c-di-AMP riboswitch aptamer (ydaO/yuaA leader) from Candidatus Sulfopaludibacter sp. SbA3, 151 nucleotides, folded computationally. It matches the Rfam family "c-di-AMP riboswitch aptamer (ydaO/yuaA leader)". From the family's description: This family represents a conserved RNA structure found upstream of the ydaO and yuaA genes in Bacillus subtilis and related genes in other bacteria. The ydaO/yuaA element is thought to act as a genetic 'off' switch for the ydaO and yuaA genes in its native state. Gene Ontology terms of the family: regulation of gene expression and cyclic-di-AMP binding. Its mean pLDDT, the model's own confidence on a scale to 100, is 76. The organism belongs to Candidatus Sulfopaludibacter, within Bacteria.
RNA sequence: UAAUGGAAGUUGCCUAAUUCGCGCACCGCGCGAUACGGGGGAACCACCGGAAGUCGCGAAUGACUUCCAGGGGCGCAUCCAGCAUUCCGCUGGUAGAGGACUUCCAACCUCGAGCCCGACAGCUAACCCCGUCGGCACUUGGAGGGCCUCG
Repeated sequence: UAAUGGAAGUUGCCUAAUUCGCGCACCGCGCGAUACGGGGGAACCACCGGAAGUCGCGAAUGACUUCCAGGGGCGCAUCCAGCAUUCCGCUGGUAGAGGACUUCCAACCUCGAGCCCGACAGCUAACCCCGUCGGCACUUGGAGGGCCUCG
């Protein structure tokens, strides 16, 4: 001197994941509120898997039991084709999503994951319950709108 790593601070971004107050055994934890999100949950409406057995019965229909295949939630992250298939992986697309005030248009770049419930949930007023994490510093042009600064 450079690179890398660590700590603190500032300005912004993705995401629902903000802000504030009080307390304590105090750089952490607990409680409450606020803001932003999510789930469950009537009527009406919608939906009603398959097989076997039992009850009831004139029959349709209904109820119960067993077996099989399940079903659902958060999220942009869904679906298709090919290869490989011991190792559930690889390649190319795709619905959709992000790209720094915001809207529209155009081009370009990137993502297109993961996790959870546990036989169970349609919608759903009242009502009930839950979350506040984690990860980053990504792009230009045109036409509007808005904000800030200077003159």